The RNA shown here (transfer RNA) has 73 nucleotides and comes from a marine sediment metagenome. Rfam family: tRNA. Its family is annotated with triplet codon-amino acid adaptor activity in the Gene Ontology.
This record gives sequence, structure tokens and C1' cells, in this order.
RNA sequence: GGGGGCGUAGCUCAACUGGAAGAGCGCCUGCCCUGCAAGCAGGAGGUCAGCGGUUCGACCCCGCUCGCCUCCA
Repeated sequence: GGGGGCGUAGCUCAACUGGAAGAGCGCCUGCCCUGCAAGCAGGAGGUCAGCGGUUCGACCCCGCUCGCCUCCA
């Protein structure tokens, strides 16, 4: 330098062909318990890596850029 893959909540990851984001764990509150843990109920938390484009509408499609992994040189 070139090819491929990945980037979504604090962490690990979903979101089936475009209709607008969720799970587990963690965190907070309450219930339960003598207390803790476990269990139950509820809750907070996201510029979907960045910018631009297509579209009525983009995490999803297109282009460029950044970072990581991998292959080739």
C1' cells in the first nucleotide's frame, strides 16, 4: 500500500429483506429477611465510531474518514 471482517447501554451481544433500538450481566429504588446474599417488582442509562449522500423515512443502502482484528505484498 491492497483485500476481508468488526465498531450498538458500564461489559458481552441482538435488532430476519429500510418504518426508528432490546436482552443477559452490572448499577439504582422498593418488597422480602434479624442482617447479608438469593428471589420478586420497578427504574435510570444509547450523538447506533464520525461526516456526507440516497429516501417521505436509515443501526440497516452508497461514498469518504477514524479505530481494532485478520490476510496478501